A computed fold for a 279-nucleotide part of an RNA from Actinomyces respiraculi, annotated as large-subunit ribosomal RNA, domain VI.
The full RNA is in RNAcentral, with records from ENA and Rfam.
The organism belongs to Actinomyces, within Bacteria.
Rfam family: Bacterial large subunit ribosomal RNA. Its family is annotated with structural constituent of ribosome and ribosome in the Gene Ontology.
Model confidence (mean pLDDT): 84 of 100.
Context: one part of a larger RNA
RNA sequence: CGCAGGAUACUUGAGAGGACCUGUCCCCAGUACGAGAGGACCGGGACGGACGAACCUCUGGUGUGCCAGUUGUCCCGCCCGGGGCACGGCUGGUUGGCCACGUUCGGCACGGGUAACCGCUGAAAGCAUCUAAGCGGGAAACCACCCUCAAGACAAGGUAUCCACAACCACCCCCCCCGGGGGUGGUUGGAAGGCCCCCAGCAGACCACUGGGUCGAUAGGCCGGACGUGGAAGGCCCGCAAGGACCUGCAAGCCGACCGGUACUAACAGGCCGACACA
Numbered sequence: 001c002g003c004a005g006g007a008u009a010c011u012u013g014a015g016a017g018g019a020c021c022u023g024u025c026c027c028c029a030g031u032a033c034g035a036g037a038g039g040a041c042c043g044g045g046a047c048g049g050a051c052g053a054a055c056c057u058c059u060g061g062u063g064u065g066c067c068a069g070u071u072g073u074c075c076c077g078c079c080c081g082g083g084g085c086a087c088g089g090c091u092g093g094u095u096g097g098c099c100a101c102g103u104u105c106g107g108c109a110c111g112g113g114u115a116a117c118c119g120c121u122g123a124a125a126g127c128a129u130c131u132a133a134g135c136g137g138g139a140a141a142c143c144a145c146c147c148u149c150a151a152g153a154c155a156a157g158g159u160a161u162c163c164a165c166a167a168c169c170a171c172c173c174c175c176c177c178c179g180g181g182g183g184u185g186g187u188u189g190g191a192a193g194g195c196c197c198c199c200a201g202c203a204g205a206c207c208a209c210u211g212g213g214u215c216g217a218u219a220g221g222c223c224g225g226a227c228g229u230g231g232a233a234g235g236c237c238c239g240c241a242a243g244g245a246c247c248u249g250c251a252a253g254c255c256g257a258c259c260g261g262u263a264c265u266a267a268c269a270g271g272c273c274g275a276c277a278c279a
Base pairs, nucleotide, nucleotide: 001152005163006162007161008160009159010158011157015149016148017147018146021049022048023047024046025045026044027043033038051106052105053104054103055102059100060099061098062097066093067092068091069090070089071086072085073084074083075082076081111143112142117137118136119135120134165189166188167187168186169185170184171183172182173181174180175179193273194272195271196270197213198212199211200210201209218266219265220264221262222261223260224259225258228254229253234247235246237244238243
């Protein structure tokens, strides 16, 4: 921009893409078959491999503003307690998130038309012949079935719902005048709705998408909880000291993203777009 008024939500599916794998063992059954050796079809079941998707309950990885321990050095005047730097200094753990080494699931089944091939009926050609007419069966392949996208599918689809006005100016027409009505053209406002803007997001390169914008829990802060760390600071005691015990309790202190709550802070203030003709 189009989809012949403007919108919001939900859809149909032409078409396109994805997927499509396979092993071992068991039962049937040591049966059919076979002199024996051996050893099935059909059907049913169990467990795997590789591949793929989703997810984070478990296990594990990561963890650069989480917690603790610790070395050297500089600093906060000193002690205590801390801070900076040294690969996050190093070491041990670790929430959310993201992940696999983790978990769950998938390939199925059913159907249709066929290939090679197997047949029925059957002439040409009194026989024979699956084929010439006709009919049946038959593949991991084909078409559907499954998953995803999808009406720019210009054949531009469907359903539901919402909006569809007002004022002014110019000209023309009608009603006897006043005044009113109608038509045409123009201007202005702006319906439903949307956008800009702002607060955010597990959404994201930008854009888009999703949620929220005071009639508000959208983010931050604060409060509570969870998780994590692992027993703060301070006091007192033991020890020459390093260190250790007790007050002190299996959340002491601290605590990122998690779960709730609470308008304290910030979503303020605003702006813009937005509706043919004919009948």